[in-house]
Predicted 3D model of an 86-nucleotide RNA (c-di-GMP-I riboswitch aptamer) from Halalkalibacterium halodurans C-125. The same sequence occurs in records of 2 taxa.
RNA sequence: CCUUGAAAAAGGCGAGUGUUUGAAAUGGAAAGACGCAAAGCUGCGAGUCUGAAAUCCUUCUGAAUAGGGAUAGUCGAGUUGUCAAA
Numbered sequence: 001c002c003u004u005g006a007a008a009a010a011g012g013c014g015a016g017u018g019u020u021u022g023a024a025a026u027g028g029a030a031a032g033a034c035g036c037a038a039a040g041c042u043g044c045g046a047g048u049c050u051g052a053a054a055u056c057c058u059u060c061u062g063a064a065u066a067g068g069g070a071u072a073g074u075c076g077a078g079u080u081g082u083c084a085a086a
Stems, first nucleotide, its partner, number of pairs: 003085003012036002017031001019029003034073001040079003044076003047071004054065002057062001
């Protein structure tokens, strides 16, 4: 340096739920742990979620399309990192 993560050691992150916030998805805060060898970071390629304005339809308040947004704990990819060697 590469590969691997069976067994260790020191640590790390923090699902759901409840509180709070808001166009929405989601995210943030403290609490709290389902789990995670990258559940560290990056929206490059997909998947999924949301749907402002506008257009069109319509049972007249719903539906479809949809900018942009979200998701790194959906997958791939890039990149950085701890320990160890069955």